[in-house]
Molecule: transfer RNA
Organism: Clostridiales bacterium
């Protein structure tokens, strides 16, 4: 260097035929429970979707570019 797949709360995944509130597990916090912890439940909090741009009445999702991980290829030794 080409081609590919991926990037979405703190982890780990869904959502990708464009549309109303961005879901779910673990974690975290607060109560309830207990003699205190665990466990079990009830609640919150956290992500403007890798970055920037376009296209659209409207993008996590289409198109452009970059950027970062990781496959297969090729070129050097």
């Nucleotide at each position: 260097g080409u081609g590919g797949u991926a990037g979405u709360a703190g982890c780990g995944u869904a959502g990708c035929u464009g549309g109303u509130u961005a879901a779910c597990g673990c974690g975290u916090c607060a109560g309830u429970u207990u003699g205190u912890g665990g466990c079990a439940c009830u609640g919150a909090a956290g992500a403007u979707c890798g970055a920037g741009g376009g296209u659209u009445c409207g993008a996590a999702u289409c198109c452009c570019u970059c950027c970062u991980a990781c496959c297969a290829c090729a070129c050097c030794a």